[in-house]
RNA sequence: AGAGCAAUCUGGACGGCUACGGCAGAAAUGUCGAGGAAAGUCCGGACUCCGAAGGGCACGGUGCUUCGUAACACGAAGGCGGGGCAACCCGACGGAAAGUGGAACAGAAAAUACACAGCCUAAAUAGUUGCUUCUGGUAACUAUCGGCAAUGGUGAAAAGGUGCGGUAAGAGCGCACCAGCAUCAUGGUAACAUGAUGGCUUGCUAAACCCCACCGGGAGCAAUUCCAAAUAGGGGAACGAUAGCGUGGCCCGCGCUGUUCCCGGGUAGGAAGCUUGAGGUAUAGGGCGACCUAUAUCCCAGAGGAAUGGCCGUCUCGAAGGGUAAUUCCUUUAGACAGAAUCCGGCUUACAGGAUUACUCUCAGA
Repeated sequence: AGAGCAAUCUGGACGGCUACGGCAGAAAUGUCGAGGAAAGUCCGGACUCCGAAGGGCACGGUGCUUCGUAACACGAAGGCGGGGCAACCCGACGGAAAGUGGAACAGAAAAUACACAGCCUAAAUAGUUGCUUCUGGUAACUAUCGGCAAUGGUGAAAAGGUGCGGUAAGAGCGCACCAGCAUCAUGGUAACAUGAUGGCUUGCUAAACCCCACCGGGAGCAAUUCCAAAUAGGGGAACGAUAGCGUGGCCCGCGCUGUUCCCGGGUAGGAAGCUUGAGGUAUAGGGCGACCUAUAUCCCAGAGGAAUGGCCGUCUCGAAGGGUAAUUCCUUUAGACAGAAUCCGGCUUACAGGAUUACUCUCAGA
């Protein structure tokens, strides 16, 4: 210098005028007023009510280990596997010798292994021919009965792999190395790693059922609580009338209709919940780290159908254009994603431009 990799920060500054919302105030006025994601509403909690939530079943979720945390499907550190020359990145990463199931096409065979092509006639039986010591023996060939899974072919995957020995041909049949499994030892909190020994091998699939471990009651601030009109309606008491209506063939009875007073519920409306909090900042300490502890200091929207806006000036970062031999210079332009609605911790997604730090590879120079 080029290429890359990981992470963090920032998201215009100052001033003036004028609006809008909250709070204080009698008023004048003062003071505060969006974000790193306020977003998606995907996880986890606080809080509230239902409920008594203690246990079990069902159902759902999570799924390498340890740690962090109020908690998590989040984070940190580590292990294992995969990718990259490397920095570094990615991983639903428990269990397939508990059971059930599945594997299209191709292929002989897809899990009780199998035999299409192929390889072998050592043993057994029969036949032919030769030799012979001739009711027999032996050699070659053929057939039958058989043996094999090395080789070929199919497939995503073929019953451990490679090599040597061995054999009629073969085969963990034997041996060496490798992979895997089991046991033991050592190291590590653990995941796991390394080594030794053993019998020779037990395939794939659990984002298939299932098994194992752990977690989960439901609904959500339009939760929930308090105050509470007008009008209409409900309940009760007293008074009044035995008048009307209903029930019934009629009488009694019962119910309804009136006035006054009392009671409680709901609606409109108002208030609480509501923002001091697992809070921010700084310093010190502990920890590899996530994070934790102590001290000091700060108060930083709180509307409740929704305010946080507009204009102007100065400056600055970029960008575009002009000019110049070149720099200086001149002109224009704040320019991304977005916008609180109970609060907090995460994750994910969007983002113009700018800044910083650590590391890796290549090239060049000293």
A computed fold for a 366-nucleotide RNA from an uncultured bacterium, annotated as Bacterial RNase P class A. It matches the Rfam family "Bacterial RNase P class A". Rfam's curators write: Ribonuclease P (RNase P) is a ubiquitous endoribonuclease, found in archaea, bacteria and eukarya as well as chloroplasts and mitochondria. By type it is a ribozyme. The coordinates come from a structure-prediction model, not an experiment, and the mean pLDDT is 77. Of the family's consensus pairs, 93% are formed in the model.